[in-house]
RNA sequence: GAAGUGACUCGGAUAGUCGCGUCAGACAUGGAAACAUGAUUCUGCCGAGGAAAGUCCGGGCUGCGCAGAGCAGGAUGCCGGAUAACAUCCGGCAAGGGUAACCUUGGGAUCAGUGCCACAGAAAAAAGACCGCCCAAGCUUUUAGCUUAGGUCAGGGUGAAAGGGUGUGGUAAGAGCACACCGCUAUGCACGGUAACGGGCGUAGGCAGAGGUAAACCCCAUCCGCAGCAAGGCCAAAUAGGGAAACGCUAAGUGUGGCUCGCAUAGUUUCCGGGUAGGCUGCUUGAGUCUGAGGCAACGAAAGACCUAGAUGAAUGACUAUCAUUUUUCGCAAGAGAGAUACAGAACCCGGCUUAUAGAGUCACUUCAUAU
Numbered sequence: 001g002a003a004g005u006g007a008c009u010c011g012g013a014u015a016g017u018c019g020c021g022u023c024a025g026a027c028a029u030g031g032a033a034a035c036a037u038g039a040u041u042c043u044g045c046c047g048a049g050g051a052a053a054g055u056c057c058g059g060g061c062u063g064c065g066c067a068g069a070g071c072a073g074g075a076u077g078c079c080g081g082a083u084a085a086c087a088u089c090c091g092g093c094a095a096g097g098g099u100a101a102c103c104u105u106g107g108g109a110u111c112a113g114u115g116c117c118a119c120a121g122a123a124a125a126a127a128g129a130c131c132g133c134c135c136a137a138g139c140u141u142u143u144a145g146c147u148u149a150g151g152u153c154a155g156g157g158u159g160a161a162a163g164g165g166u167g168u169g170g171u172a173a174g175a176g177c178a179c180a181c182c183g184c185u186a187u188g189c190a191c192g193g194u195a196a197c198g199g200g201c202g203u204a205g206g207c208a209g210a211g212g213u214a215a216a217c218c219c220c221a222u223c224c225g226c227a228g229c230a231a232g233g234c235c236a237a238a239u240a241g242g243g244a245a246a247c248g249c250u251a252a253g254u255g256u257g258g259c260u261c262g263c264a265u266a267g268u269u270u271c272c273g274g275g276u277a278g279g280c281u282g283c284u285u286g287a288g289u290c291u292g293a294g295g296c297a298a299c300g301a302a303a304g305a306c307c308u309a310g311a312u313g314a315a316u317g318a319c320u321a322u323c324a325u326u327u328u329u330c331g332c333a334a335g336a337g338a339g340a341u342a343c344a345g346a347a348c349c350c351g352g353c354u355u356a357u358a359g360a361g362u363c364a365c366u367u368c369a370u371a372u
Base pairs, nucleotide, nucleotide: 001368002367003366004365005364006363007362008361009360010359012323013322014321015320016319017318018317020047021046023044024043025042026041027038028037029036030035049343053354054353056352057351058350059349060348061228062227063226064225068261069260070259071258073224074223075222076221077220078092079091080090081089082088093106094105095104096103097102107219108218113217114216115213116212117211130156131155132152133151134150136148137147138146139145140144164182165181166180167179168178169177183207184205185204186203187202188201189200191198192197232281233280234279235278242272243271244270245269246268247267253265254264255263288306289305290304291303294299324341325340326339327338328337329336330335
């Protein structure tokens, strides 16, 4: 200097003028006070994100439920740790990709069982003989070729995958056919590691129907009530505590996912008709933020400091000036002019994941080239 890998930050700033919202105080009225009410008033603090988006996970909170037992169903899936919890995060292990930094994935595939693998290919599993190789007989145009029968799958082809690899011997030609080494399977022994796992020594076996798929069914282990702030609570107001029918009256039905049992309960279901849709609360002090012993890290003890929207047809804005970044025009330069600044707006709250994102910058690491 070039090419890459991983992570992080910002994503406009400052000043002025005007405007909006909550809260607090001043002010006005009432009251002894606490306090209540108000106003076209004044002052002050604060006021939309890294994703507020998706609604995909996990919870806090609220309500219902004898909240029990079982079945079905669903979720997760290597090891250790973090966390309130999680399908999240951190650190490892193994397999695969990459020269590498790094990235992706993660229980079990005949010693539990059942399926599927299109097309191509002769054949895709207790499978197979296409080209080829060898040999016997016969024929012929007799350096050889063809036909029939047999042997063979080492070589080639098809395919994601075709009965382990290399070498030697052997054979008519071949083949774990035999042997050596490696690989594989079973098993024993110790060693390192918390563990997943790793490498090693020994014994036996020519080697369990080759390989893939479990995000196919299934097996194994662990876990799982439901609904949701439009949850729920309070106040005020209004109306018709209306009418009819069916089933039931000791359990049919109903009782907050499905089914069965249990338990509880005299009501349950359907149709017609009427009133209300207002206000307050939940509602922002939190598993909160910052520092922090300790820890490779995620995280985080004690202690200290800080308070950062709470709207409700829905506030958080507009203008001016200067500057920042960037594009472009003029210019020798200095500089001058014009334009642009991404994705996108809280609604009970929090921890994650996923998706969108103009541009600017920082840190660490890998490879290549050059110079010292």